[in-house]
């Protein structure tokens, strides 16, 4: 030091000025923000992971509706130009584009809640086994 397998921590940023209005951190203009692992070179837009959504499925619970949980499963935003180079939709320059559900005096990527939750992949630690 790499390989396996248990166990276990960790697991995301950002509303500032202006402008309408009766009411906007929500609309209007300008600011801001960018989770993990991969990658011929470093990525919010490529590949893939995830929460929320959706349906099944068993279990609790029930007069129904409805609700809680378990496992499976399915959906899930958005980039080009031009440059450097062996090699970059990942680096420079320019010019874009994207950001679950529910709430709100008015419509949310940024406020409030769900959630002091729940979380895969992953990096770490610790033990075991190997080499």
């Nucleotide at each position: 030091u790499c390989g396996c397998g248990u166990g276990u921590u960790c697991u995301g940023g950002g509303g500032u000025c202006g402008g309408u209005g009766a009411a906007a951190u929500u609309c209007c203009g300008a600011g801001c923000c960018g989770g993990c692992g991969g990658u011929g070179a470093g990525a919010g837009u490529c590949c893939g992971c995830g929460a929320c959504c959706c349906g099944g499925u068993c279990g609790c619970a029930a007069g129904c509706c409805a609700g809680c949980g378990u496992c499976c499963g399915g959906u899930u935003g958005a980039c080009c130009a031009g440059g450097u180079g062996g090699a970059a939709u990942u680096c420079c320059u320019g010019g874009a584009c994207c950001g679950a559900c529910g709430g709100u005096c008015a419509g949310a990527g940024u406020c409030c809640g769900g959630a002091u939750g729940g979380g895969a992949a992953g990096c770490g630690c610790a033990c075991g086994c190997g080499a």